[in-house]
RNA sequence: CGACCCCGUGCGGGAGAGCGUCCUGGCAUCCGGUCAGGACCCCUGAAGGAGCAAGUCCUCCCACGAACCUCACAAGGCAAAGGACCGCGCGGGUCAG
Numbered sequence: 001c002g003a004c005c006c007c008g009u010g011c012g013g014g015a016g017a018g019c020g021u022c023c024u025g026g027c028a029u030c031c032g033g034u035c036a037g038g039a040c041c042c043c044u045g046a047a048g049g050a051g052c053a054a055g056u057c058c059u060c061c062c063a064c065g066a067a068c069c070u071c072a073c074a075a076g077g078c079a080a081a082g083g084a085c086c087g088c089g090c091g092g093g094u095c096a097g
Base pairs, nucleotide, nucleotide: 001097005093006092007091008090009089010088011087012086013085018041020040021039022038023037024036025035026034027033042077043076044075048073049071050070051069055064056063
């Protein structure tokens, strides 16, 4: 000096499924709108969380053990926001060389 890998950060991309019904309150009111909260029904799967295959350990069991798989606790179901993940830039860590 430093590939790969990891962390942080900035920018760009980034899916699915209800503008559901009812009730309460605020605001604005001509109709009836908007915002917040609650109850119920239906649904989504990509924050987070949980489960496990190979494998590891072991005599075996137990235990450990990944995902965009599974679940649907949380979250979400116009838009916006968020968003796993991907690309680029910057900063840092570790390290083959």
Model confidence (mean pLDDT): 78 of 100.
Glycine riboswitch aptamer from Sphaerisporangium rubeum, 97 nucleotides, folded computationally.
Rfam family: Glycine riboswitch aptamer. From the family's description: This family represents the bacterial glycine riboswitch. Glycine riboswitches usually consist of two metabolite-binding aptamers domains with similar structures in tandem. The aptamers cooperatively bind glycine to regulate the expression of downstream genes. In Bacillus subtilis, this riboswitch is found upstream of the gcvT operon which controls glycine degradation. Its family is annotated with glycine biosynthetic process in the Gene Ontology.